[in-house]
RNA sequence: UUGGAGAGUUUGAUCCUGGCUCAGGACGAACGCUGGCGGCGUGCUUAACACAUGCAAGUCGUGGGCAUCUCGCAAGGGAUGACCGGCGAACGGGUGCGUAACACGUGAGCGACCUACCAAUGCGCGGGGGAUAGCCGGCCCAACGGCCGGGUAAUACCGCAUACGCCAUUCGGGCCGCAUGGCCUGAUUGGGAAACCUCCGGGGCGGAUCGAGGGGCUCGCGGCCUAUCAGCUAGUUGGCGGGGUAAUGGCCCACCAAGGCGACGACGGGUAGCUGGUCUGAGAGGAUGGCCAGCCACAUUGGGACUGAGAAACGGCCCAGACUCCUACGGGAGGCAGCAGUGGGGAAUAUUGCGCAAUGGCCGCAAGGCUGACGCAGCGACGCCGCGUGUGGGAUGACGCCCUUCGGGGUGUAAACCACUGUUGCCCGGGACGAACGAGGAGAUUUAUCUCCUGUGACGGUACCGGGUGAGGAAGCACCGGCUAACUCCGUGCCAGCAGCCGCGGUAAUACGGAGGGUGCGAGCGUUGUCCGGAAUCACUGGGCGUAAAGGGCGCGUAGGCGGCUUGGUAAGGGGGCGGUGAAAGCCCGGGGCUCAACCCCGGGUCUGCCGGACCGACUGCCGAGCUUGAGCACACUAGGGGCGGGUGGAAUUCCGGGUGUAGCGGUGGAAUGCGUAGAGAUCCGGAAGAACACCGGUGGCGAAGGCGGCCCGCCGGGGUGUAGCUGACGCUGAGGCGCGACAGCGUGGGGAGCAAACAGGAUUAGAUACCCUGGUAGUCCACGCCGUAAACAAUGGGCACUAGGUGCUCGGGGGAGCGACCCCUUGGGUGCCGGCGCUAACGCAUUAAGUGCCCCGCCUGGGGAGUACGGCCGCAAGGCUGAAACUCAAAGGAAUUGACGGGGGCCCGCACAAGCGGUGGAGCAUGUGGUUCAAUUCGACGCAACGCGAAGAACCUUACCUAGGCUUGACAUGUACGUGAAGACUUCGAGAGAUCGAGGUCGCCCUUCGGGGCGCGUGCACAGGUGCUGCAUGGCUGUCGUCAGCUCGUGUCGUGAGAUGUUGGGUUAAGUCCCGCAACGAGCGCAACCCUUGCCCCCUGUUGCCAGCGGCGGUAGAGAUACCGGCCGGGGACUCUGGGGGGACUGCCGGUGCCAAACCGGAGGAAGGUGGGGACGACGUCAAGUCAUCAUGGUCCUUACGUCUAGGGCUACACACGUGCUACAAUGGACAGUACAGAGGGGUGCGAGGCAGCAAUGCCGAGCCAAUCCCCAAAGCUGUCCUCAGUUCGGAUUGUCGCCUGCAACCCGGCGGCAUGAAGCUGGAAUCGCUAGUAAUCGUGGAUCAGCAUCGCCACGGUGAAUACGUUCCCGGGCCUUGUACACACCGCCCGUCACGCCAUGGAAGCGACGAGCGCCCGAAGUCGGUGCCGGAACCCGCAAGGGGCCAAGCCGCCGAAGGCGAGCGUCGUGACUGGGGCGAAGUCGUAACAAGGUAGCCGUAGGGGAACCUGCGGCUGGAUCACCUCCUU
Repeated sequence: UUGGAGAGUUUGAUCCUGGCUCAGGACGAACGCUGGCGGCGUGCUUAACACAUGCAAGUCGUGGGCAUCUCGCAAGGGAUGACCGGCGAACGGGUGCGUAACACGUGAGCGACCUACCAAUGCGCGGGGGAUAGCCGGCCCAACGGCCGGGUAAUACCGCAUACGCCAUUCGGGCCGCAUGGCCUGAUUGGGAAACCUCCGGGGCGGAUCGAGGGGCUCGCGGCCUAUCAGCUAGUUGGCGGGGUAAUGGCCCACCAAGGCGACGACGGGUAGCUGGUCUGAGAGGAUGGCCAGCCACAUUGGGACUGAGAAACGGCCCAGACUCCUACGGGAGGCAGCAGUGGGGAAUAUUGCGCAAUGGCCGCAAGGCUGACGCAGCGACGCCGCGUGUGGGAUGACGCCCUUCGGGGUGUAAACCACUGUUGCCCGGGACGAACGAGGAGAUUUAUCUCCUGUGACGGUACCGGGUGAGGAAGCACCGGCUAACUCCGUGCCAGCAGCCGCGGUAAUACGGAGGGUGCGAGCGUUGUCCGGAAUCACUGGGCGUAAAGGGCGCGUAGGCGGCUUGGUAAGGGGGCGGUGAAAGCCCGGGGCUCAACCCCGGGUCUGCCGGACCGACUGCCGAGCUUGAGCACACUAGGGGCGGGUGGAAUUCCGGGUGUAGCGGUGGAAUGCGUAGAGAUCCGGAAGAACACCGGUGGCGAAGGCGGCCCGCCGGGGUGUAGCUGACGCUGAGGCGCGACAGCGUGGGGAGCAAACAGGAUUAGAUACCCUGGUAGUCCACGCCGUAAACAAUGGGCACUAGGUGCUCGGGGGAGCGACCCCUUGGGUGCCGGCGCUAACGCAUUAAGUGCCCCGCCUGGGGAGUACGGCCGCAAGGCUGAAACUCAAAGGAAUUGACGGGGGCCCGCACAAGCGGUGGAGCAUGUGGUUCAAUUCGACGCAACGCGAAGAACCUUACCUAGGCUUGACAUGUACGUGAAGACUUCGAGAGAUCGAGGUCGCCCUUCGGGGCGCGUGCACAGGUGCUGCAUGGCUGUCGUCAGCUCGUGUCGUGAGAUGUUGGGUUAAGUCCCGCAACGAGCGCAACCCUUGCCCCCUGUUGCCAGCGGCGGUAGAGAUACCGGCCGGGGACUCUGGGGGGACUGCCGGUGCCAAACCGGAGGAAGGUGGGGACGACGUCAAGUCAUCAUGGUCCUUACGUCUAGGGCUACACACGUGCUACAAUGGACAGUACAGAGGGGUGCGAGGCAGCAAUGCCGAGCCAAUCCCCAAAGCUGUCCUCAGUUCGGAUUGUCGCCUGCAACCCGGCGGCAUGAAGCUGGAAUCGCUAGUAAUCGUGGAUCAGCAUCGCCACGGUGAAUACGUUCCCGGGCCUUGUACACACCGCCCGUCACGCCAUGGAAGCGACGAGCGCCCGAAGUCGGUGCCGGAACCCGCAAGGGGCCAAGCCGCCGAAGGCGAGCGUCGUGACUGGGGCGAAGUCGUAACAAGGUAGCCGUAGGGGAACCUGCGGCUGGAUCACCUCCUU
């Protein structure tokens, strides 16, 4: 030292791992919607694509001659133009192609260099000569341009002279240094200068030295990807000598040598201008290089030189290529990556503006000229910054709009309205700074220079100031499910659409679209793209590898990395000062200027870097000396399935021979194939062969791993213990490399008993290419050679050190004790188990670490694609090693938790099975349902848990359906306005099917304060009405698991957490019932009990019930006694009973069992026992279970109809199918006759005794009873007779006919009766239901509903009244514990592969096409260089001249050489008939491989086989459950 936030998404939930996504910032942006003003910036990221037009580099008359114009009489002056000449044009401006390089950055070096203009110092500027452009004349020419002749000037050109210094050369001297050198100095020889102009002030020129600035060259270090590029290199590396250059150098050449570079990544490929900086980030880092600044590179493409101080030159030249333009076709011209501008490309990027006023540049003495550099303006919200669109007041909280529970709420002080203000815009006026130079004049001064006056502005009448006008002209965009701030209504209905991720939308969507409202930002707001961040998600800071991705199969060892103790030296690393550098801008801090800010200016800091010098000496390194503890050697002892070779042994199997012997053997879940009467199997003897070594054997030993097992011998390796003699750090690790490496597999040759892929057969099965069985070949074995992989696992690399213990096994040593076996203590090596700290996501690890540290190696970075493709290396092959991408997904995972599930386990229940009784399924009928039909057959209910269910009563009604006919404020409710009191009732008639309509008759309001009110009707308005829809919007109610024994909570405790504990455990129970134990202690809902009923007793009660005993009366029978009539009247309170209360039962008592207890078993007593029987009662919850048609209700739909009324029809249909029942099939029965005994209910438009009639249903009369009073009121049973096994005296369907009853009405469509008819049916296939005692079975009775209508349809009642339960293996359901799990809409789960279809990307592929770099050869432009140089040429030399020499030079020749051509390959990309697999896709096909022991445990490697998942063999792993019986698919 100012600096660090996270969230969503895998699950039922949790923790972890891990990816994806979001919130932030940024931009040369673009797109959508919107847009008032100003300032400052910024603006082709694409086609280094092509460019019309204009402009972007000229200037100098104080270098020169000439021409023209002009002023002047002239002398002369001024201006303009081309030309000679000088300087500039190498700067400035543009662009980013190329370039991975000394290109850039940084720091050094040049003892190897150059530098025009500028500054400084000193010297010089003497004297000559010859040309040439312009110009004139002639000629060619479309143009560009050119040729010949003549003549001319210079600061143009050429000799000569001079030259200290300078250069070269030869020979020296001195000093210094860092190397080859630097400085000073002496001598010799040779060489080299110049230009003049002038206004007389000055300017200019030459030689030399030096400076500043600029440049050239060299080097250290630094900064991209790719190893699927591993080897590269011939001028290559070096040398000698030359050439060349300003200069070093292999830069170039000849010769010589054979070097040079590379895993610290050469060479190759791809990409890229580099930097200051910019963006981001806490930082470290990452990304980036637009504007500005520095450097580089380039200028249509490629090559080249010329000029020059400087170029191989953007607006110069030459050549070649492509392209464009002109042309008279002969030939020419051109290069916007300068500023504008055009076309094109693109999502996309501006004016053919003004000005040289300022700053800067070039030229000039200067004035000045030129300047698309630059200064300004224009366009674009492209960015940053600032300002505005008003301010205050204003509630009847207006209108409108939206919502509403209809009360109201929101928009909202918002508006209107009132009072103000005046930014900005608009209008008017004023009006800058930027300007100082220069020049002229004046003054001062020694020059230089300074002061004053006059002149100079594109922007611009702009900024700014003043005045006026007037709230007047100025707000949008996105979002509102979570992340993430902001919610309602409507529309839509898995549609239309949204979406950054998770995900929304299938009729109430805060997620789509609109609206109201809200939130955020605001002249902008969103979207898209890109970068950084979050991402500790490549981890230097700052990650990991037992199970999540990740330890190499194991060893030896190279490079490299790291390294014990003591000491001396050194100073490379390291440290703190110092010095140099780190351009400016930027950034930070301070200050200043535009009103602020952005922006700009000044100062300071930063720039974390590099370089240099001295110092320090702990640590690392290096050098030296030493040490012994690391390591090793030696010696002694020692254990061992360590390895290799050779030999040898017995048991067993099989085969062969022989003996005995006979019918089977073998095999399985059961079988069959197979073997056997030609003698198997069994058994005995003998023989042969191969392979493996039982017991010992282990939780044991050895080895580096793979792995190693009879015994003996030989050879070889490693380890341990002990001693402390020797060496003296000799060590650890180990990229590459080398070796070893189970099984399977391959090659060659052997061998082959058993086993056994493939194969064959038999079974199983829907199938069975499997599991099972019978056979059986490779192979398994040996030798030699390959392969090189495994769940090669402890899923845990190696080494060293440290950090509690306990207990085994194994191999050594020491000590103690003992006669000894043995025991005790101790010390090392190895190998197990348990466990603490610590660690871990958890599981777990825990001195054999997964703890704490150090060193080295290997490896990981979401899942799929894929260990695949391509390439390379290896292999005989199989294949191995190395190892991607496109595309696709929002996850894939680890551990643990709670459930659920298992063809997992344990324990235990239930009419669950079993045992038993009776049924259903077959028949007929009834009833419900499906289906079908119909105008309608209204609707709902659908496994259990819909189907005699809603229906506890469909002929009309009901009724919701259909047909037809009516009504429209409605059949019904409330309110209101107006009208009315003739509304309506009864009745007659008419029309009509009726509703309804019409006509007539009779009757016909109440109260009143007289205002009106009540009541009713009519008309109208509000509204009614709906069995229309949604039970998946709901309430309520109900079913079901299940009367199962469970479900939870508080506090505490444990766990990071989900969660656990409690509730588990041991007993026990019908029960989470109780007891004991226990980090739990308590509690709640359930269980039980409390309630009802029933069974026993007691008390009370006593009519209508009762009548034992008693009295009286009557009747009947009897001779009578007497009996009976439940007779009557008394009476009674016993009994039964009624219905109130109470008692009783509590495992209380006894015995036994139980460790104790709880409890259980047995017993006693008791009417009853161990919850006595039955009922009511149904925990937390499950099934979006059922019901909008009981009711209620949100939403929605209909409104002369989906409402309402009416008539008729339908719900009763009928080829069929199913459920539930009734009646039967008969003799335990049927018929007939006689006869007995209930309980609980019901009864007033009722129950109806009894009587009469009728065969009967029933009718008529009708007692009694509003009911403990009267009535409804029993049957099976019992007694007796008949029937005698028959479709019957069983059975009663069906049909005919005659009746009865209810009702307005029995046609569709009721019930009952009589007679007649008498069907199917003779015990019911697969399958299936109920019931454990007063139960099943069987028998009848009552009730509700109801006019009538019941086969127990439903609810209830009693009568008679059984059988069986060994037991819990199995089926079903359930409870508890535990285990596995890839399940969690939870096994009706999940899920794999082939095949088929669609879409997508991709590999291979005969080829086809394009491009790139290099190689060899051919051709060879321009041009430099070299050679030659007849001819040509003014200067110099010789010469009087002619001429010659020298020099120059065209031309020619040669080397090199761009483009081009030919050739063989290499690489990259595109495309390609066909082909391979892959991914994704809604409900396709086949199977069922995996997950629970997944029904054959699974998986790994390998090999063979098979539609497919897969199966089988061999070896391996546990990351397999479990106490063991054929198979058996799916959701």

Notes:
Predicted 3D model of a 1531-nucleotide RNA (small-subunit ribosomal RNA) from a soil metagenome. RNAcentral holds the sequence, with entries from MGnify. Rfam family: Bacterial small subunit ribosomal RNA. Gene Ontology terms of the family: structural constituent of ribosome and ribosome. Its mean pLDDT, the model's own confidence on a scale to 100, is 85.